[in-house]
Background:
This is a predicted structure of a 74-nucleotide RNA (transfer RNA) from a Clostridiales bacterium. Its Rfam family is "tRNA". Rfam classes the family as a transfer RNA.
RNA sequence: GGAGACAUAGCUCAGCUGGUUAGAGCAUCCGCUUGACGUGCGGAAGGUCUAGGGUUCGAAUCCCUCUGUCUCCA
Numbered sequence: 001g002g003a004g005a006c007a008u009a010g011c012u013c014a015g016c017u018g019g020u021u022a023g024a025g026c027a028u029c030c031g032c033u034u035g036a037c038g039u040g041c042g043g044a045a046g047g048u049c050u051a052g053g054g055u056u057c058g059a060a061u062c063c064c065u066c067u068g069u070c071u072c073c074a
Base pairs, nucleotide, nucleotide: 001073002072003071004070005069006068007067010026011025012024013023019057028044029043030042031041032040051065052064053063054062
């Protein structure tokens, strides 16, 4: 230099062919349970879906660009 993949909660990841309110597990906090801790059960909080633009009635999802990480080729 060329090609490709990925970026969603503090962490690891789902999210189907664009459609009603963006989810799970772990972690955190609260409650119940316990003599206490842990386990277990219930609940809560936590997201400008990397960033900017475009298409569309409607975008995490499609298109363009930027940034970062990884892989392959040279």
It was read from a public genome assembly.